[in-house]
Molecule: transfer RNA
Organism: Candidatus Woesearchaeota archaeon
RNA sequence: GCCCUCGUAGCUCAGUUGGUAGAGCGCGUGCUUGGUAAGCACGAGGUCGGGGGUUCAAAUCCCCCCGAGGGCU
Numbered sequence: 001g002c003c004c005u006c007g008u009a010g011c012u013c014a015g016u017u018g019g020u021a022g023a024g025c026g027c028g029u030g031c032u033u034g035g036u037a038a039g040c041a042c043g044a045g046g047u048c049g050g051g052g053g054u055u056c057a058a059a060u061c062c063c064c065c066c067g068a069g070g071g072c073u
Stems, first nucleotide, its partner, number of pairs: 001072007010025004019056001027043005049065005
């Protein structure tokens, strides 16, 4: 220098035939218990790496950039 994959909640990741952003764990509150733990219910938490474009509508499609990992010379 070139090619590929990835970047989404505090962590691990789903969601790519474009149409309200989700799960598990963790966190908070409540129920339960003599009290914990476990269990159950509810809740908080997101500029979907950044910018631009296409579209009525973009996490998703296109372009540029940044970062991580891998490969080639």